The prediction has a mean pLDDT of 86. A computed fold for a 1455-nucleotide RNA from an uncultured prokaryote, annotated as small-subunit ribosomal RNA. The RNAcentral record of the sequence draws on ENA. Rfam family: Bacterial small subunit ribosomal RNA. Its family is annotated with ribosome and structural constituent of ribosome in the Gene Ontology.
RNA sequence: AGAGUUUGAUCCUGGCUCAGAACGAACGCUGGCGGCAUGCCUAACACAUGCAAGUCGAACGAGACCUUCGGGGAGACUGGCGCACGGGUGAGUAACGCGUGGGAAUCUGCCCCGGGGUACGGGAUAACUACGGGAAACCGUAGCUAAUACCGUAUGACCCUUAGGGGGAAAGCUUUAUGCGCUCCAGGAUGAGCCCGCGUCGGAUUAGCUUGUUGGUGAGGUAACGGCUCACCAAGGCAACGAUCCGUAGCUGGUCUGAGAGGAUGAUCAGCCACACUGGGACUGAGACACGGCCCAGACUCCUACGGGAGGCAGCAGUGGGGAAUAUUGGACAAUGGGCGCAAGCCUGAUCCAGCAAUGCCGCGUGUGUGAAGAAGGCCUUCGGGUUGUAAAGCACUUUCACUCGCGAAGAUGAUGACGGUAGCGAGAGAAGAAGCCCCGGCUAACUCCGUGCCAGCAGCCGCGGUAAUACGGAGGGGGCUAGCGUUGUUCGGAAUUACUGGGCGUAAAGGGCGUGUAGGCGGCUUCGACAGUCAGGCGUGAAAGCCCCGGGCUCAACCUGGGAAUAGCGCUUGAUACAUCGAGGCUAGAGUUCGGGAGAGGAGAGUGGAAUUCCCAGUGUAGAGGUGAAAUUCGUAGAUAUUGGGAAGAACACCAGUGGCGAAGGCGGCUCUCUGGACCGAUACUGACGCUAAGGCGCGAAAGCGUGGGGAGCAAACAGGAUUAGAUACUCCUGGUAGUCCACGCCGUAAACGAUGUGUGCUAGACGUUGGGGGUCUUAGGCCCUCGGUGUCGCAGCUAACGCGUUAAGCACACCGCCUGGGGAGUACGGUCGCAAGAUUAAAACUCAAAGGAAUUGACGGGGGCCCGCACAAGCGGUGGAGCAUGUGGUUUAAUUCGAAGCAACGCGCAGAACCUUACCAGCUCUUGACAUCCCGGUCGCGGGGACCAGAAAUGGACCCCUUCAGUUCGGCUGGACCGGUGACAGGUGCUGCAUGGCUGUCGUCAGCUCGUGUCGUGAGAUGUUGGGUUAAGUCCCGCAACGAGCGCAACCCUCGUUCCUAGUUGCCAGCGGAUAAUGCCGGGGACUCUAGGGAGACUGCCGGUGUCAAACCGGAGGAAGGUGGGGAUGACGUCAAGUCAUCAUGGCCCUUACGUCCAGGGCUACACACGUGCUACAAUGGCCGGUACAGAGCGUCGCCAACCCGUGAGGGUGCGCUAAUCGCAAAAAGCCGGUCUAAGUUCGGAUUGUAGUCUGCAACUCGACUACAUGAAGCCGGAAUCGCUAGUAAUCGUGGAUCAGCUACGCCACGGUGAAUACGUUCCCGGGCCUUGUACACACCGCCCGUCACGCCAUGGAAGCCGGGAGUGCCCGAAGUCCGUGACCCAACCUUCGGGAGGGAGCGGCCGAAGGCAAGCUCGGUGACUGGGGCGAAGUCGUAACAAGGUAGCCGU
Repeated sequence: AGAGUUUGAUCCUGGCUCAGAACGAACGCUGGCGGCAUGCCUAACACAUGCAAGUCGAACGAGACCUUCGGGGAGACUGGCGCACGGGUGAGUAACGCGUGGGAAUCUGCCCCGGGGUACGGGAUAACUACGGGAAACCGUAGCUAAUACCGUAUGACCCUUAGGGGGAAAGCUUUAUGCGCUCCAGGAUGAGCCCGCGUCGGAUUAGCUUGUUGGUGAGGUAACGGCUCACCAAGGCAACGAUCCGUAGCUGGUCUGAGAGGAUGAUCAGCCACACUGGGACUGAGACACGGCCCAGACUCCUACGGGAGGCAGCAGUGGGGAAUAUUGGACAAUGGGCGCAAGCCUGAUCCAGCAAUGCCGCGUGUGUGAAGAAGGCCUUCGGGUUGUAAAGCACUUUCACUCGCGAAGAUGAUGACGGUAGCGAGAGAAGAAGCCCCGGCUAACUCCGUGCCAGCAGCCGCGGUAAUACGGAGGGGGCUAGCGUUGUUCGGAAUUACUGGGCGUAAAGGGCGUGUAGGCGGCUUCGACAGUCAGGCGUGAAAGCCCCGGGCUCAACCUGGGAAUAGCGCUUGAUACAUCGAGGCUAGAGUUCGGGAGAGGAGAGUGGAAUUCCCAGUGUAGAGGUGAAAUUCGUAGAUAUUGGGAAGAACACCAGUGGCGAAGGCGGCUCUCUGGACCGAUACUGACGCUAAGGCGCGAAAGCGUGGGGAGCAAACAGGAUUAGAUACUCCUGGUAGUCCACGCCGUAAACGAUGUGUGCUAGACGUUGGGGGUCUUAGGCCCUCGGUGUCGCAGCUAACGCGUUAAGCACACCGCCUGGGGAGUACGGUCGCAAGAUUAAAACUCAAAGGAAUUGACGGGGGCCCGCACAAGCGGUGGAGCAUGUGGUUUAAUUCGAAGCAACGCGCAGAACCUUACCAGCUCUUGACAUCCCGGUCGCGGGGACCAGAAAUGGACCCCUUCAGUUCGGCUGGACCGGUGACAGGUGCUGCAUGGCUGUCGUCAGCUCGUGUCGUGAGAUGUUGGGUUAAGUCCCGCAACGAGCGCAACCCUCGUUCCUAGUUGCCAGCGGAUAAUGCCGGGGACUCUAGGGAGACUGCCGGUGUCAAACCGGAGGAAGGUGGGGAUGACGUCAAGUCAUCAUGGCCCUUACGUCCAGGGCUACACACGUGCUACAAUGGCCGGUACAGAGCGUCGCCAACCCGUGAGGGUGCGCUAAUCGCAAAAAGCCGGUCUAAGUUCGGAUUGUAGUCUGCAACUCGACUACAUGAAGCCGGAAUCGCUAGUAAUCGUGGAUCAGCUACGCCACGGUGAAUACGUUCCCGGGCCUUGUACACACCGCCCGUCACGCCAUGGAAGCCGGGAGUGCCCGAAGUCCGUGACCCAACCUUCGGGAGGGAGCGGCCGAAGGCAAGCUCGGUGACUGGGGCGAAGUCGUAACAAGGUAGCCGU
């Protein structure tokens, strides 16, 4: 410090997620030692038991005990002090509660200092005794008694005062001391109470709250100020700087995190507050409204003799409960501290220790050295090895910790040690007792094998798993941390993702629809003054602890400790006066006023005009009109449409008209008048900061809509009809048509109300238009220059993610307002406000997703555009689709009908040959080292070949005969080789995966494209080059150009055909010469010709003319066998289709191994209701048949082609010449030509089918061959929708050959020649393709993407008759305890008394207040609720096709 994740890729925006640190934690696995810390975060739930506050006999009396008679000691009661501290908890509290800094009207036991006093009297009472009541708790009556208990008097300080006066203390004890006390006054210290400034969570879907309320006067009350309380008077007080209400919460020092600012938090320690079962109340006291006190009420628990009583662990332990979860019913007062006491001392669950827990932090250990045969084992392997790994073993050492034994502290000032026989020290034994957890796809450090097969599972995010998973599970190995390691939860960080530091708003989320203006914020130049802001110095405060720095102590560290530093802030004070502020004064540059001008659809009202439309009347006139893509509904012979004249009505204003004008926006358009707002220009004078912005408020605000009343020509939602369509509740449209559109008045208040750009001010290059005004100048119907205001286009700097903006900023700044914080849910629900309604406004959450987005890039696509190709269409010729047959496929069937191929680019395809074989399939019979390969062991050298027998379907098994008799040799069955038998390694598999692969192939496509280097441009993906202007078959070439070059493609080089020349001349040829024949290159010969096959020439837009950019090139022409690529072939760029093939072959992995291998015979691949593809033959006369007759090319042949001859109607048979082939043969070419016949017919067309008889091949033609002859003679008379091929030696038509092959289902395929056309205007349309451009929400790329209803499942949520519960308030009723007030005829010890009584006190009673409770009507929050609303999510449901391309009706916004 960043990283992952939106995309094909990019940049940006933006969310989600991770790496870090932390914890009072919990859970899982594991666990050796010690130190120091920490340990109910939940039920402020309920508590058994024990302990946690007593002490003083030097305050006091009685009684008991001991006694050395001196006294001692325990202890209930009375009395004093303490119990208000210490300890716990965080429920309540949003508050002067806390923090911080101040203040005045107070009290303060014990303590300190100073001063004074401590005198004289008195009456009671508990204990105790007696009696009584009660289960108990406890209580009553009578009697006795003391005090430092209580009371009176005196004195004085002192206090009050009307200055006369009034009020007003005490206590003694003793060990005899400078003793301990008591009382008063004054002061201090400490502690406490009160008041104030500032700070202190969320919600405005809480906006108004308040009646003791705010203030005054008086009184009461308090320690004290005060509405604290009361009476009266006034009507105030608080609040947008957030009152009131609701929710939540103890606050702080600090703690965690962070660079900091900040955020979160408030365990342990420390300060403050609050509470003590819940609520209320007072008493005592210096102090309480009192945790281990009291009273009352309530809930709960316990005891009970049922009459009554008792209790309060949020003290320490402990129990139950709750919970993911948190310890011992321990020891000691030795230390520190507290209470009492003169003291000794007692008490102290405060405290100090120990116990439990890896809960945390810190430290230590589990050994060290050596050790390669790199052991064994494991794992992997390419089988060579690698790795675990110096790791182990072995050898040599050491003993920290733990263990055993011995010694044994500090903590304690004189005594006293719980901890503790602890820490520590010494000795001993022995490597001995001591390692786990998580992870290994990326982020993120660490990889292989096996298992599994979208299963099981993983997962923090992205995502893994559907047969080769580094992501699941196991293993080996590796990485990380280590007595721990992971997980979960929470906080901060990263997150500049709430932005003070430190963000944004044209298109990503975000400028309010516009104005006006209130509060508020901000504000020109200058002088003087003031100094609250601001700045500087000083002082006070900012507790301690903590953090930080420097030291010190435990062996170190954690931990403890000394000192220092720091501490934003607050207060006081001194000073400065630039800025800001305030006060006073001045100025004119901001703002405004005045005068003079002109521009304008600015607004309101009144009037008025013509064109058009419709309607009405009349005329002319006749059959249609109207309407559309095409139609129909509709109108019209009752006279339409058309046309002429007249009239009526309403609405809107053509041309002018313009990125022209005006207005704040919405918006404004004939003409005239009236009223009126604003801006602009020019000029002068005046005012003197009067300004800018603007939360609320107020006003304006298109269209639609609403109310009332008018108006209504045209247009026209809804509605009706007619078309369209699968449907068409739509579009296009058509025919009608109501609201509405118009006017007046009143509502509504929203729009994609947009420049998606708030208002104002200043500054920052220009160029060119346009509009309004002013000025200057000239050669004046005009031009040019300058200037102010408006409105546009381009553009520098700059800005921007880019697009773009660019003096009309989205630049540089300032001021103020509004708004944003991932997508969906949702601008929705609830609540409030507004509205007549529609609805508007304000505005969430649950839940859900890992994205949603912006701009730009490359592609792809478009029922976008431009340019251009192709038998793509068109123009032609011939077909297919109908028939029969052949063949392939689907389907069906079957024991099997083996398998593959699937739009083009599967389907006469793999198959250039399925009767057996092939053959992979089926049923059956066999074999198991195997039909085939290598190695090992044993045997044989009778190895191999032939014949024939038995069983069997054969394989196979058994038995026999004949022929032949391996090589080397060291002479050894020694070696090789072959065969037989055996063992195990292994063989074998057309078993699976073409989506693990190689190779090969198809296709786009013989389309003209596909790229690279360097440079340049861009943040980048990328672009440029390759685009543009021409041209071409072509990215072919030329020109231009931030490009310059290059590569793979194109073309050419290669083959073939076409012309010619040279060479050569057999088996080919034969013109001339010769010979021979019935005839023939038959022979001699010849090379002329044809031909053969080798080499040359030839064609290059080379020449001429025109066009063109002086180009490339194109058009025409000449010559030429051939002309613009001469025809044909071979040749297939980068890539696409997970295209095809594991069954050609090869090959990874998986699977089978007496079988998924192997052999055999038989069957099947040849099935047949059907459907499709590809073909053949036809339907006939351009033909069929018969006879005659002519002309090819290219092939093939010795396991062959076969002449001639003979036989057969024929297939063929017989015999046999020649030929290893330019020699011989196949071989007849056929269409054609000549002659004849048929005469329009299911025929002399057509040949299917069937019967019979044959031929040939072959071991064998039944399933299942071809051919022949005779007989039979089906469908079919030119083929629906649709569809295919072909542009010249092509189509069409005719025959010929070959591969495979014994034969053949070949009509297929490949090749060869013969005859030999028609047509192309053209590129609108269909299909495919190329280039440029445009849009895009597509990128597995339009066979894309994607919306809504419905159906199903799950989830959360709104409404809802109600039902249930909580909270707070109001009114009324009742009213405990208790203070206070009144009364007090009853009661009473102290004082007075004349003894009667009085003073005083109390009970009782009454009153105010008053908790709990009750009643009433509402408010509010939550739960639940039949039913209901929408929403979200959910691999393969239904219906349609809304959006993205012009998305096929441009889309979107409001109504």